Overview
RNAcentral holds the full RNA, with entries from ENA. Predicted 3D model of a 350-nucleotide part of an RNA (small-subunit ribosomal RNA, central domain) from an uncultured Alphaproteobacteria bacterium. The prediction has a mean pLDDT of 87.

[in-house]
Context: one part of a larger RNA
RNA sequence: CUGGGCGUAAAGCGUACGCAGGCGGAUAUUUAAGUUAGGUGUGAAAUCCCAGGGCUCAACCCUGGAACUGCACUUAAAACUGGGUAUCUAGAGUUAUGGAGAGGUAAGUGGAAUUCCUAGUGUAGAGGUGAAAUUCGUAGAUAUUAGGAGGAACACCAGAGGCGAAGGCGGCUUACUGGACAUAUACUGACGCUGAGGCGCGAAAGCGUGGGGAGCAAACAGGAUUAGAUACCCUGGUAGUCCACGCCCUAAACGAUGAGAACUAGCCGUUGGGGGUAUUUAAACCCUUCGUGGCGCAGCUAACGCGAUAAGUUCUCCGCCUGGGGAGUACGGCCGCAAGGUUAAAACUC
Numbered sequence: 001c002u003g004g005g006c007g008u009a010a011a012g013c014g015u016a017c018g019c020a021g022g023c024g025g026a027u028a029u030u031u032a033a034g035u036u037a038g039g040u041g042u043g044a045a046a047u048c049c050c051a052g053g054g055c056u057c058a059a060c061c062c063u064g065g066a067a068c069u070g071c072a073c074u075u076a077a078a079a080c081u082g083g084g085u086a087u088c089u090a091g092a093g094u095u096a097u098g099g100a101g102a103g104g105u106a107a108g109u110g111g112a113a114u115u116c117c118u119a120g121u122g123u124a125g126a127g128g129u130g131a132a133a134u135u136c137g138u139a140g141a142u143a144u145u146a147g148g149a150g151g152a153a154c155a156c157c158a159g160a161g162g163c164g165a166a167g168g169c170g171g172c173u174u175a176c177u178g179g180a181c182a183u184a185u186a187c188u189g190a191c192g193c194u195g196a197g198g199c200g201c202g203a204a205a206g207c208g209u210g211g212g213g214a215g216c217a218a219a220c221a222g223g224a225u226u227a228g229a230u231a232c233c234c235u236g237g238u239a240g241u242c243c244a245c246g247c248c249c250u251a252a253a254c255g256a257u258g259a260g261a262a263c264u265a266g267c268c269g270u271u272g273g274g275g276g277u278a279u280u281u282a283a284a285c286c287c288u289u290c291g292u293g294g295c296g297c298a299g300c301u302a303a304c305g306c307g308a309u310a311a312g313u314u315c316u317c318c319g320c321c322u323g324g325g326g327a328g329u330a331c332g333g334c335c336g337c338a339a340g341g342u343u344a345a346a347a348c349u350c
Stems, first nucleotide, its partner, number of pairs: 004321003007304002012318001014201002017198001021194003025088007033081002035077008049065006091191001092188003095184004103177007110154001115149007125136002162169002206247006215241002220236004258317006266295005272289006299306002323350003332343004
């Protein structure tokens, strides 16, 4: 390379958009690049293969044939692929109406709680633990009442619930804004799918500059525990956690399951929408659709399990794997302020 694979054995890029490329709906007609058939030329000789012959045989040699599966030109065919033209609507999109939603950004605002400050009441304890101690307190703590300051997070509602491409998103209000869904005609007429490079987003931690700092809390200090205790427990406590702007670009970034399309038993929930039954509404029930769950037939699987949201049956495109360790390391390149990231070996060894 081929082949075989990628939920858990090695293997799906964290995720989307998208240039090139690959692949691509229906009908008619045309073309003849691919395709198919015939012809002509060429495909040196030797070699290989077949037949015959010559060295006593063989190797070897000689003669003839076949073959050289290819290429070029030419004639023809037109089903399929491609190209051209025309038409279409089932894919895709646009439009109208509608309801749902922690989707995003910005501004404003609310109450509970913690902490601190001020004042009142009040007196000897309070904290904390397995038990203690460090710690706080007669300079009046803890408790309690009133007032104030400030920061961060939003109890109940809350749900196997919803939204988002993923990361993720939760008090309330307003403004701006993205997407999905349902119903309905009308419109465009293949405008599509995937996507190497590329480009955007990307938890937490971390970094830069400037703010902010209530609680929590790496580091650190002290008290315990212990043989020791650089820990678990306790008292403190700084970065950080928060905001703005700019970096970093990694996660068990997980459904450990790439994206899109089609097809393939049923049953039970649930979210949003639409329709129906009923006397109108509501409730209830039924049907349908999008999403989201639990079982389960066939099938698949090494088994576990998956099972219309497939890991079933197929198609298109991309990514990735090839024994363990060495190693996601070294070197080099690229990126980064740094931390480091990314790309990525070999010797050796089992």